[in-house]
């Protein structure tokens, strides 16, 4: 230098053109003498950045940028 892939709430994670999906964690309730466990509910993402493409992009295209494999 160069090819590959991989970047979605704090954390793992689904999603492959149309309102971004779930589990753990948080927090509020019931429950309990009270704590665990259980059951109901809530809050939490400018989807790494920028720029095109479309009527509409996380998702398609080109560039940055970071991680992770190969090659030289």
């Nucleotide at each position: 230098g160069g090819g590959c892939u991989c970047g979605u709430g704090g954390u793992c994670u689904a999603g492959a053109g149309g309102c971004a999906u779930g589990a753990c964690a948080u927090c509020c309730g019931c429950u309990u003498g009270a704590c665990u466990c259980g059951c109901g509910g809530a809050a939490g993402a400018u989807c790494a950045c920028c720029a095109g493409u479309u009527c509409g992009a996380a998702u398609c295209u080109g560039g940055u940028c970071g991680g992770g494999c190969c090659c030289a």
A computed fold for a 72-nucleotide RNA from archaeon GW2011_AR15, annotated as transfer RNA.
It was read from a public genome assembly.
It matches the Rfam family "tRNA". Its family is annotated with triplet codon-amino acid adaptor activity in the Gene Ontology. The family's RNA type in Rfam is transfer RNA.